[in-house]
RNA sequence: GACCGAAAAAGGCACACCUGUUGUAAGACAGGGUCGCAAAACCACGGGUCCGAAUCAAGAAAUUGAAGGAUAGCCGGGUUGCCGGA
Numbered sequence: 001g002a003c004c005g006a007a008a009a010a011g012g013c014a015c016a017c018c019u020g021u022u023g024u025a026a027g028a029c030a031g032g033g034u035c036g037c038a039a040a041a042c043c044a045c046g047g048g049u050c051c052g053a054a055u056c057a058a059g060a061a062a063u064u065g066a067a068g069g070a071u072a073g074c075c076g077g078g079u080u081g082c083c084g085g086a
Stems, first nucleotide, its partner, number of pairs: 003085003012037002017032006035073001041079003045076003048071004055066004
């Protein structure tokens, strides 16, 4: 350095839910809260999933699709990091 995470040690993060703020929405942020997580640290490159007000296309309309947005605690991928070596 690579690989591995059985047993440890120091720690870390914070699902759902509640409150406030924000957004059309999905959701995000802050506080509380602890389901779990060896990268549940960071990144929207690929896939999936969710939203889609205003805009564009089709439609008589409901609506469908697109653009766009979100999700890293959905998966893959990239980057970085603690402890150790059954």
Predicted 3D model of an 86-nucleotide RNA (c-di-GMP-I riboswitch aptamer) from a Candidatus Berkelbacteria bacterium. NCBI's taxonomy places the organism under Bacteria, Bacteria candidate phyla, Candidatus Berkelbacteria.